[in-house]
C1' cells in the first nucleotide's frame, strides 16, 4: 500500500423490502413488599444511531468521503 468485518442508551446487542412513537437484557433511580438488605412486582430517567455530505415525500436502513478498532494478504527490514 490493498481487500474485508463491526461502529445504535452506562454495557452487551437486535432492528437491513427504506415508513409506526429507535428497542430489549443488564445497570441506573424511584415506589411496593421486608425491622432492615437481598429477592420479587411495578413505574421512571438515559439516544444528534462514529463524524460530513448526497438521494429521496422519507435514512439507524442505500450512495460517497473521512475516523477508530479488528481480520486477511502484499511490500521493506
Nucleotide at each position: 500500500c490493498g481487500g474485508g468485518g463491526u461502529g445504535u442508551a452506562g454495557u452487551u446487542c437486535a432492528g437491513u423490502u427504506g415508513g409506526c412513537u429507535a428497542g430489549a437484557a443488564c445497570g441506573c433511580u424511584c415506589g411496593c413488599u421486608u425491622c432492615g438488605g437481598g429477592u420479587g412486582c411495578g413505574a421512571g430517567a438515559g439516544g444528534u444511531c462514529c463524524c460530513c455530505g448526497g438521494u429521496u415525500c422519507g435514512a439507524g436502513u442505500c450512495c460517497g468521503g473521512g475516523c477508530a478498532c479488528c481480520c486477511c494478504g502484499a511490500c521493506c527490514c